[in-house]
Molecule: transfer RNA
Organism: Minisyncoccota bacterium
RNA sequence: GCACUCUUAGCUCAGUUGGUAGAGCGUUCCCUUCACACGGGAGAGGCCAGAGGUUCGAAUCCUCUAGAGUGCA
Numbered sequence: 001g002c003a004c005u006c007u008u009a010g011c012u013c014a015g016u017u018g019g020u021a022g023a024g025c026g027u028u029c030c031c032u033u034c035a036c037a038c039g040g041g042a043g044a045g046g047c048c049a050g051a052g053g054u055u056c057g058a059a060u061c062c063u064c065u066a067g068a069g070u071g072c073a
Base pairs, nucleotide, nucleotide: 001072002071003070004069005068006067007066010025011024012023013022019056027043028042029041030040031039049065050064051063052062053061
């Protein structure tokens, strides 16, 4: 330098024909216990790396930028 893949909650990751986003762990509260742990229930937390475009509608399609990884030279 070129090609490909990835970027979504504090962490690890889903989201498969475009229709206003979920799981596990973690965290807060409640129940249970003399107390802790385990277990059960409820909640908070992300406008999806950034910008632009297409569309009635974009995490999803297109372009550019940034970051990370893999391969080739």